[in-house]
RNA sequence: UGGCCGUUGCAGCCUAAAUCCGGCUUGCUUCCCAAACCGGAUGCGGGAGACCCAGAUUCCUCAAAUCGAGGAUGGGGCGAACGAAGUCAGGCAACUGAUUUCAAGGUCAUUUUCAAGGCCAAGCCCGACAGCUAAUCUCGCAGGCAAUUGGAAAGGCGAU
Numbered sequence: 001u002g003g004c005c006g007u008u009g010c011a012g013c014c015u016a017a018a019u020c021c022g023g024c025u026u027g028c029u030u031c032c033c034a035a036a037c038c039g040g041a042u043g044c045g046g047g048a049g050a051c052c053c054a055g056a057u058u059c060c061u062c063a064a065a066u067c068g069a070g071g072a073u074g075g076g077g078c079g080a081a082c083g084a085a086g087u088c089a090g091g092c093a094a095c096u097g098a099u100u101u102c103a104a105g106g107u108c109a110u111u112u113u114c115a116a117g118g119c120c121a122a123g124c125c126c127g128a129c130a131g132c133u134a135a136u137c138u139c140g141c142a143g144g145c146a147a148u149u150g151g152a153a154a155g156g157c158g159a160u
Stems, first nucleotide, its partner, number of pairs: 006160005012145003018042006025035003043141006053131001058072005074129001075126004083102008105120004110154007
C1' cells in the first nucleotide's frame, strides 16, 4: 500500500426538480462569504417529430323506420392519482355538475424482499391539434414536508 474478515458509528423524505463555472446587483468600506438576477456546461426528466407497423367516434330522441332531422359526447399531455357504484341538481333521453363510499395504482428514510400498521388516490396544462417513431427540434429542474415496527439478504462512507 492492497485484499479479506469481525466489531462499531453514520446517512433526511416525496419529486425529474441537482451540481459546477462565469457575469452583475445587493448585504458591508475591502477581501471572503451569502442571496437575487442573467448566461453557460454537465446530469436528470418531459414534449413534438419519418420509413415500417398500427388506426379510421359512439350514444339518445323523433320518424315515412338501413334514406333523414335534431341533440349529446372532441381529442391530447404532465402526474401514482385508471376507474366503479350510490345520492342530489339540470335535462324526455343521451349526458353534464357536485358529493359520498369503494378502488387500480403510489408512498412510509441506503437498496431488495416478507409480515404487520399508517397515509395519498389530487391538481394542472394544450386549444381543434399531435398513435409508434431514427435523425432533428423544443421545454422543465417548481413546490411541499419531518422521519412506522420487526425479520432475512446485499451495499456505501468513517473508525477500529

Overview:
This is a predicted structure of a 160-nucleotide RNA (c-di-AMP riboswitch aptamer (ydaO/yuaA leader)) from Methylacidimicrobium fagopyrum. Its Rfam family is "c-di-AMP riboswitch aptamer (ydaO/yuaA leader)". Rfam's curators write: This family represents a conserved RNA structure found upstream of the ydaO and yuaA genes in Bacillus subtilis and related genes in other bacteria. The model forms 92% of the base pairs in the Rfam consensus. The organism belongs to Methylacidimicrobium, within Bacteria.